[in-house]
RNA sequence: GGGCAUAUAGCUCAGCUGGUCAGAGCACUGUGUUCACAUCGCAGGGGUCGCAGGUUCGAAUCCUGCUAUGCCCA
Numbered sequence: 001g002g003g004c005a006u007a008u009a010g011c012u013c014a015g016c017u018g019g020u021c022a023g024a025g026c027a028c029u030g031u032g033u034u035c036a037c038a039u040c041g042c043a044g045g046g047g048u049c050g051c052a053g054g055u056u057c058g059a060a061u062c063c064u065g066c067u068a069u070g071c072c073c074a
Base pairs, nucleotide, nucleotide: 001073002072003071004070005069006068007067010026011025012024013023019057028044029043030042031041032040050066051065052064053063054062
């Protein structure tokens, strides 16, 4: 220098060929249960979907550029 993959909640990830409100598990907070802790039940908070543009009535999803990480080639 060229190519490929990944980037979504604190962590690990899902999200189908563009349309319902952006979700799950764990974690966190509150609460019930207990003498207390753990377990378990219930409720709740937390996201500019890596960044910037573009297409579209509508974008996490399609297109372009960039950034970071990993891998391959030279």